This is a predicted structure of a 694-nucleotide part of an RNA (large-subunit ribosomal RNA, domain II) from a Candidatus Margulisiibacteriota bacterium. Its Rfam family is "Bacterial large subunit ribosomal RNA". Gene Ontology terms of the family: ribosome and structural constituent of ribosome. NCBI's taxonomy places the organism under Bacteria, Bacillati, Candidatus Margulisiibacteriota.
[in-house]
Context: one part of a larger RNA
Parts: sequence; structure tokens; C1' cells
RNA sequence: GCCGGCGACUUACUGUCAGCAGCAAGGUUAGGCCUUCAAAGCCGAGCCGCAGCGAAAGCGAGUCCUAAGUGUUUGGGCGCAUAGUUGCUGGUAGUAGACCCGAAACUGGAGCGAUCUAUCCUUGGGCAGAGUGAACCCCGAUGAAAAUCGGGGGGAGGCUCGAACACGUUGACGUUGAAAAGUCAUGUGAUGACCUGAGGAUAGAAGUGAAAAGCUAAUCGAGCCCAGAGAUAGCUGGUUCUCCCCGAAAUGGUUUUAGGGCCAGCCUCGAGGUUAUCUUUGCGGAGGUAGAGUACAGUUUGGACUAGGAGACCGGAAGGUUUACCAAAUCCUGGCUAACUCCGAAUGCCGCAGAGUUUUACUCGGGAGUGAGUCUGCGAGGGAUAAGCUUCGUGGGCAAAAGGGAAACAUCCCAGACCGUCAGCUAAGGUCCCAAAAUAUAAGCUAAGUGGAUAAGGAAGUGGAGUUCCUUAAACAGCCAGGAGGUUGGCUUAGAAGCAGCCACCCUUUAAAGAGUGCGUAACAGCUCACUGGUCGAGGAAUUCCGCGCCGAAAAUACACGGGGCUAAAGCUUAUUACCGAAGCUACGGACUAUACCUUGAUUUAUCAGGGUAAAUUGGUAGGGGAGCGUUCUAUUGUAGGAUGAAGUCUUUGCGUAAGCAAGGGUGGACGAAAUAGAAGUGAGAAUGUCGGC
Repeated sequence: GCCGGCGACUUACUGUCAGCAGCAAGGUUAGGCCUUCAAAGCCGAGCCGCAGCGAAAGCGAGUCCUAAGUGUUUGGGCGCAUAGUUGCUGGUAGUAGACCCGAAACUGGAGCGAUCUAUCCUUGGGCAGAGUGAACCCCGAUGAAAAUCGGGGGGAGGCUCGAACACGUUGACGUUGAAAAGUCAUGUGAUGACCUGAGGAUAGAAGUGAAAAGCUAAUCGAGCCCAGAGAUAGCUGGUUCUCCCCGAAAUGGUUUUAGGGCCAGCCUCGAGGUUAUCUUUGCGGAGGUAGAGUACAGUUUGGACUAGGAGACCGGAAGGUUUACCAAAUCCUGGCUAACUCCGAAUGCCGCAGAGUUUUACUCGGGAGUGAGUCUGCGAGGGAUAAGCUUCGUGGGCAAAAGGGAAACAUCCCAGACCGUCAGCUAAGGUCCCAAAAUAUAAGCUAAGUGGAUAAGGAAGUGGAGUUCCUUAAACAGCCAGGAGGUUGGCUUAGAAGCAGCCACCCUUUAAAGAGUGCGUAACAGCUCACUGGUCGAGGAAUUCCGCGCCGAAAAUACACGGGGCUAAAGCUUAUUACCGAAGCUACGGACUAUACCUUGAUUUAUCAGGGUAAAUUGGUAGGGGAGCGUUCUAUUGUAGGAUGAAGUCUUUGCGUAAGCAAGGGUGGACGAAAUAGAAGUGAGAAUGUCGGC
């Protein structure tokens, strides 16, 4: 891992609700007596109900408060116009382990452990070899004596090197190991606070610890064993047959609350009284959003005007003058605002009336689940007018929705799957091939494979529509020719002659020619332009808008149309016709559910069961409701059946909407139904389930 067996909402009591049954202003016992068992009978405390209100005294169909010294009245709370009670079944709650499995932990015990390890006690054992050479002693030298110096002896040390022994520094290997900590190499200590044998002591909130919360038997921030014990687990996982009807939520409030609860909301089932609900049309309302505006509040551009301030000037001072300065108030001009409004929609909301629908809404009661949401359109806050971001509002989907389209793709577009059909029509989207359907029609555009990713910005790409100019009195482009004189204008400058810079920018000759457009020179020179004539002979120049393209465009394999491939398209724009295309719609057949009507039967006479017709319904997670299938056992009953072959098992066929049922054949070799009731250890694929097999 697979296969097979086992494996999870139970049981008791007490409430509560529904269904069914008995009796009913009553209902009913526990227990006892009697009884062969059982049943029946008799006695019978108690419980619930038949009256409530008040804290109580108490009063009583009323009572309590209001209500202060007394009385009266009013208002309010709870009651009063009768239905209970007992049992059975089912739903659900509480108390119990309470659907099953699962902790880490906690507590207890004169519980077990120091054969590992920590420390200590007693008694033993061990440390090759080599080196260094302390104290001290002796001799000599020296000295007044000491000190000092030399030599010899000596053999100290948590001394040195290094085996045994002890340790474990670094690296590699090993990592389902040879090994639940090792091997190899390399290291540290090696006469000491050394190592070690044997025996003994100390323990679980305790020991021991040269202290790491280390160690206390491969276990230690509190050992192991047993018990409390089925601890608790707001957490994870798992939870077993079928069909039918309905069908959520991921929100609000609150919570030592935030992945859990409680109340409400939303779902379901039953009962009730009923049209109160919904949609749409008309009419009538409230309102301050979008927009707009600047009348208010605030903010703001430029200007005018003008207090105050500042600078400058005059004055000895007082004071005055002035200013391309700052600037209140006021005015003009142009803007802005969630917390501005002189204004002001559309929607939405409220009310009334009409219409439509096999819609609902509301109240009471039983049962829930949900209280992590998510994407998308629109309106907003936060953020960066970022996010597959985050927080709201309002629709839609997914969640809980399959089908078709978007290559693939919960969330986008179309459309809501009861079942069947080798029938038809359509939606979104498509119609050259993959691949169903137009190589359709008409008219344009695009040359970029744009289509088939992107911006600011850039460009005689190209098509269309304008506007303003020039033009046979010859435009535009090209070519030929001219482009001059005063003058090298003045200034500046070493120089400045059209052309470094500053100022001015005139006059003349002219067909025309700037005190000069660009290049150039040290400065001149030289080339060129503006401007003019000639040649040529028909359109040309500038500018604006629109359509489709181009560049901008760098990422790691071809890969940024699904692919092939596509260019008067198989691209884009506009128009038209046809076709394809879904579980949509239609057709035919069948089923289910509820409603209405008709009908048959039973009767408790208003219910149940069956049949028919009509027009509808039938996606579905959590979840609610309904109806069934099967397993084991009990009663009828070990009955019917069974060696002319039971159960089991394999296989084939048939039936049923399903769970399932039946029959034939093989195997098997002795058991054993169906039906009607009843009771449950009642259905397996999952739980790192559990046991067995392989």
C1' cells in the first nucleotide's frame, strides 16, 4: 500500500413541544393486600389541575402599586369569559464520559529506581621512558665579617616532552550507520583539584551539581510505575443505505471577545387569522446628495484703492515728502471646499388610489445552520485617484450552479441541468483548416503581420474634411545671371572691414541687393542666403481637424493570434442576408410534488385512499421536513420449505424511480424463509483509525 473483519449521536432520569390513545373538573399513582405466574380486583400516602394578587400580614374574581394623617377618585402591573391529566412514540434541552478517537499536563502512593550518571564514605590498584634542576648541604675563591662568585652533591614541582591510562580539539567518513553518538586522521592531560576496581550513602518539589537548569538507568525547567480517569480539549481529524419537497449565512449588537458564544437577522416544519406582502401606473409628500454657484463661512490669482508697517530723502525737533517694498478693510477680476450653500436634480423612501400575479407578508410554537466570505459593475473613505490591497454602501454572480462562450480559466458574457429521443429554433460567441457553420454580399481603410501587449513625446507614412495665401500679368522646385555704392556705419578693440560685443539701422544707384541668414579669416579675403531678372510651363505653399498605421519598445529556449496559416484578408470600419451554436426554448413520451376541479370507495360526514383533467413545479452546500430499502434478534414458529439439495458463494437473466428484489445455472452439503407486528450492538472509503492476511 491493497484486501477482509471491527469501528462513532447511545442509555437512564427530569423538563418542553408535536403526534396518537384513555379518562375528563378531574387525571394519575409509588407502595401494600390478594392472586400458582401473568392479568384483574381492593386499599392507598403523594403529584398535577380546578384562583389569583401581594415582599408579607392579608384580601379574593380580583388583588397590588399609585396613596403623603383619614377618606374618595383616577391610572398602571399581574389575573378573571375554564381543560386538564396519565401513558406511548418522535423532536429537542438539562444532568450524567453523553457522537467517536487524540493531548501537553495536575494530584495521590510510609509505590519502584544511584548496576547509567552526580557528589560523598570505606578499602584496594595504576601511571614506560626522557628532560629541567628549587630549597638545602659540602668544598673552593673572596672579604674585617657578611654579602657575593665558582664547583660538587641534592632531587623540589597542580614543572617540560612523551607511551599506558583518561579526555574529546579540528577535519573527513558515517547519517534506512558496523554503532539510537561510532571509525580514521589530528589533538589535550599524563605525580595530580590525577585515573580506576569492589563495597556502601543521598531521590522526585527531592537528591547531587568546580553551575550547563547539568545529571538522577538511551527519559529531566521536575524520573518511572499504578491510580483519580472515559481528566479537560471554545482545537484538528473522522462519523457508514436510498428517494422526494424547501433551502441559508459569512451581517447588527454584545462578550478577557475576535477561528468560541448569546440575542436579533436570514432557512425549515406546524398552527392561526387573513390580503395586510410584492410589481407596475397615476397622484400627493418629506429631503439637501450629484451638479452648479459664490449670497454666507473659509481659502485663493491678478489689479484698483487705501489704514498700518518698512526703506529712502528733507528737518535741530515737531513733522513732512516719496517708493517696481510688505499689507488689514473695501471694490473689480478669476478659481476652490467632506465638516460652504442664494440654488438644486435623477434614483431611492413614505402615503393614497387603480391594475397584475397559482407572489407573499404577519403572529405563535418545534428544529436548525450561519456569525472566516470572495470576485465583478457603480458610488465613496484609507493608500500613491498603487495592489489579485484595505474599509463601507448598492446591484450581480461564485460560495451552494452543472451547460455554451472567453485557447486553458470558482468570480467575466450567455443561460438556471426532473428523466429519455440518431427531432427542430435560438443566446453569448462564431462561420479558410484543425473544428459545427459564408474562402458571403456592398463600400471604404491599413502595408505595419498593424491586427496578435504600453505612455509622454517624435516624424513630408497614408486616406478624408476644411481654412488662408501664391499662380499663364508665369507661381513652387531646379538651372543661368546679378546680389552694388557712401562704408572698414559709429563705439569698443592689438585687430572688429555685414557676421566677438554695444548703439543705430540711414541715404544712393537700381530689375534687385539687409549697415546683412549661415559657413569662413588673426583681421581682410572667399563661399552662401534674403532680394531681382532670365529659362521652364501648371499647379504650389502654410496651417487646423478626423481615420488607420510608424518610432518610442531592453531579459534571459521558439511562444505577447490556441495552432496552421492569413494582405482588394481569414485584419479594421460601416451596412445587409444566410447559417452554426447550450442541459435555454419548442416537439414527442414518461415520472415527481403541491394546487384547483371532476369522479370512485371507505366511512367517524368532512376526512382518508384510488383514478382522471388542467395549467404549473422539480440545480443545490450547511440545514429543516417527508417517504422508504436492507441487516440481526423476538412472537406467530424452528412454522411453510429443505439430501429430488437449506444457508453461504460464483455467474446469467429479468423487475423496480433508488436503496434493492426475484428467477435459472454452477458450487456447497444442513439448515431455514415470506408475511404481520416488535426490539436494536442496524448499513463503512477515508479517522497518520484498529486487528489479521498478502
The coordinates come from a structure-prediction model, not an experiment, and the mean pLDDT is 85.